[in-house]
RNA sequence: GAGCCGGCCGGACGGCCGCUGCGGCGCUUGCGCCGCGGAGGAAAGUCCGGGCUCCACAGGGCAGGGUGCCAGGUAACGCCUGGGGGGCGCGAGCCCACGGAAAGUGCCACAGAAAACAUACCGCCCAAGCGCUGCCACGCAGCGCCGGCAAGGGUGAAAAGGUGCGGUAAGAGCGCACCGCGUCGCUGGCAACAGCGACGGCACGGUAAACCCCACCCGGAGCAAGACCGAAUAGGGGAGCGUGGGCCGUUCGGCGGCCCGGCGUACGGCCCGUACGCGGCUCCCGGGUAGGUCGCUCGAGGCGCGCGGUGACGCGCGUCCCAGAUGAAUGGUCGUCCCCGACAGAACCCGGCUUACAGGCCGACUC
Numbered sequence: 001g002a003g004c005c006g007g008c009c010g011g012a013c014g015g016c017c018g019c020u021g022c023g024g025c026g027c028u029u030g031c032g033c034c035g036c037g038g039a040g041g042a043a044a045g046u047c048c049g050g051g052c053u054c055c056a057c058a059g060g061g062c063a064g065g066g067u068g069c070c071a072g073g074u075a076a077c078g079c080c081u082g083g084g085g086g087g088c089g090c091g092a093g094c095c096c097a098c099g100g101a102a103a104g105u106g107c108c109a110c111a112g113a114a115a116a117c118a119u120a121c122c123g124c125c126c127a128a129g130c131g132c133u134g135c136c137a138c139g140c141a142g143c144g145c146c147g148g149c150a151a152g153g154g155u156g157a158a159a160a161g162g163u164g165c166g167g168u169a170a171g172a173g174c175g176c177a178c179c180g181c182g183u184c185g186c187u188g189g190c191a192a193c194a195g196c197g198a199c200g201g202c203a204c205g206g207u208a209a210a211c212c213c214c215a216c217c218c219g220g221a222g223c224a225a226g227a228c229c230g231a232a233u234a235g236g237g238g239a240g241c242g243u244g245g246g247c248c249g250u251u252c253g254g255c256g257g258c259c260c261g262g263c264g265u266a267c268g269g270c271c272c273g274u275a276c277g278c279g280g281c282u283c284c285c286g287g288g289u290a291g292g293u294c295g296c297u298c299g300a301g302g303c304g305c306g307c308g309g310u311g312a313c314g315c316g317c318g319u320c321c322c323a324g325a326u327g328a329a330u331g332g333u334c335g336u337c338c339c340c341g342a343c344a345g346a347a348c349c350c351g352g353c354u355u356a357c358a359g360g361c362c363g364a365c366u367c
Stems, first nucleotide, its partner, number of pairs: 001367003005363005011337007019038009040343001044354002047352005052222004064218005069083005084098001085096004099213002104211002106207003121153002123149003129145007161179006180202001181200008226294004236285006244260006262278006301320008338341001
């Protein structure tokens, strides 16, 4: 200098005026004074996991969803730690849905002969069989047919094990060595797996974030969960008292409708009249609405030390209390200073993951 991993901070100080929770005091009971506290590393996305609450639930299975190398951590996880395997990087280190394709089904575009019961476009060969031609004519050479081959070329993301030697007419696991693959055994490891040996000539292309198979996990809804208190008005049930007259209906309850009469209000100085309204009162009971209270923040909690563990983490001791609003507080303004301030605002609570983020600090390591 370049890089890589982990941790932390993310304007500072002071004055003034406000908002809000708790505690204390005062009283006029919702105000004043004093003290203490008042957003984040992501409060975000709501993607996983749990606590809590209500509903459901004997147990098991089906369906559906999820997870997927091994071991451990944890309340739990799709998270974390350590390890194994594969890939990338000189390296520190980073990335990986990393079970099964010799259960079954499906798919593999274009190109290509052929994309999976293999096949032959160019090419290679003419040993055996047949034919033709040439010659120095027993035979040899060339060409063709019938055929043989899959080495080389070509296509493709992928071509039926790879490299080399032998072999052959040319070739080919046809034979051999090494590598790969498979089976078995031994050794090491809790295991994933690794190493070694023997055997097999290869029988097994890829694809499961395609269906599927295997193993394991999962009941549903969510703080507008849920619990308690509870008006006014209207309506429901009951008791007592009261009921202007007539007619009609009737579920026989002064229950409903119509007419006359009555009362109140408005118009009006008053009467008549017109319009609208009333026709029960008192008490009790229960449901529910508005509203209020709880749930609500002390918790798988933070910090420090010690011990165990490679580590995630666990155990013990000490210490601290750190937002709790609900038409929703956490702000405004002034001064000084600097490197001039990013992403962003709690709403029941935790553990993760992911995403956004100006700039800065510390530590380990690599080239």
This is a predicted structure of a 367-nucleotide RNA (Bacterial RNase P class A) from a soil metagenome. The RNAcentral record of the sequence draws on MGnify. The prediction has a mean pLDDT of 78. Rfam family: Bacterial RNase P class A. Its family is annotated with dimeric ribonuclease P complex, ribonuclease P activity and tRNA processing in the Gene Ontology.